[in-house]
RNA sequence: GAAGGUAGCUCAGUUGGUAGAGCGUAAGACUGAAGCUCUUAAGGCCCCGGGCUCGAUUCCCGGUCUUCG
Numbered sequence: 001g002a003a004g005g006u007a008g009c010u011c012a013g014u015u016g017g018u019a020g021a022g023c024g025u026a027a028g029a030c031u032g033a034a035g036c037u038c039u040u041a042a043g044g045c046c047c048c049g050g051g052c053u054c055g056a057u058u059c060c061c062g063g064u065c066u067u068c069g
Stems, first nucleotide, its partner, number of pairs: 001068005008023004017054001025041005047063005
């Protein structure tokens, strides 16, 4: 100097109107029992603080951590 921080993990997303997928987890169906497959559910105050705004995960400022140069 650049990129990034969003579910347990890997990651989307939104020209500002309270957020999703895959894997994983739990329950049910199936099976002699598991696995596979199918269905359903739980799980996130979107890194922290402040500002602008009717309203901020998104815009602005500062901080912090990670990666790269």
Predicted 3D model of a 69-nucleotide RNA (transfer RNA) from Euplotes focardii.
Model confidence (mean pLDDT): 84 of 100.
Rfam family: tRNA. Gene Ontology term of the family: triplet codon-amino acid adaptor activity.